């Protein structure tokens, strides 16, 4: 150089054939229980879907350029 393959919440990872609220566990916040704490049960916040273009009536998903990270080839 080239092929593979990943980037979604503060961290871990799911998202079905492209279809309408963008979600799960942790972790923060506030409450209930406790003489308090942990623990555990309820509610809660938090997203430019790695950047950019494109195709759709509609894109986290499909094209494409380009950034990092992981493998393998030479």
């Nucleotide at each position: 150089g080239c092929g593979c393959u990943g980037a979604u919440a503060g961290c871990u990872c799911a998202g079905u054939u492209g279809g309408u609220u963008a979600g799960a566990g942790c972790a923060g916040c506030c409450g209930a229980c406790u003489c308090a704490u942990a623990a555990u049960c309820g509610g809660u916040u938090g997203g430019u879907c790695g950047c950019g273009g494109g195709u759709u009536c509609a894109a986290g998903u499909c094209c494409u350029g380009c950034u990092c990270g992981g493998c393998g080839c030479a």

Predicted 3D model of a 74-nucleotide RNA (transfer RNA) from Notodromas monacha. The prediction has a mean pLDDT of 82. It matches the Rfam family "tRNA". The family's RNA type in Rfam is transfer RNA.